Source information:
The RNA shown here (transfer RNA) has 72 nucleotides and comes from a Bacteroidota bacterium. The coordinates come from a structure-prediction model, not an experiment, and the mean pLDDT is 84. Rfam family: tRNA. The family's RNA type in Rfam is transfer RNA.
RNA sequence: GGCUUUAUAGUUCAACGGAUAGAACGAGGGUUUCCGAAACCCUAAAUUCAGGUUCGAUUCCUGAUAAAGCCA
Numbered sequence: 001g002g003c004u005u006u007a008u009a010g011u012u013c014a015a016c017g018g019a020u021a022g023a024a025c026g027a028g029g030g031u032u033u034c035c036g037a038a039a040c041c042c043u044a045a046a047u048u049c050a051g052g053u054u055c056g057a058u059u060c061c062u063g064a065u066a067a068a069g070c071c072a
Stems, first nucleotide, its partner, number of pairs: 001071007010025004018055001027043005048064005
């Protein structure tokens, strides 16, 4: 340098083109306890960026950025 794949909460993963993007773990708070742990309840938290197609895009298309892999 070329090609391929990937990019969603703090982390690991979901979501047939269609409601206010969901779960687990983690974080904060509460109940319980003498105090912790465990258990239960509650809360906050994300679609990499810019365009395009579409009535409607996390999803499809293009470019950029980043990461991984292959080739040279």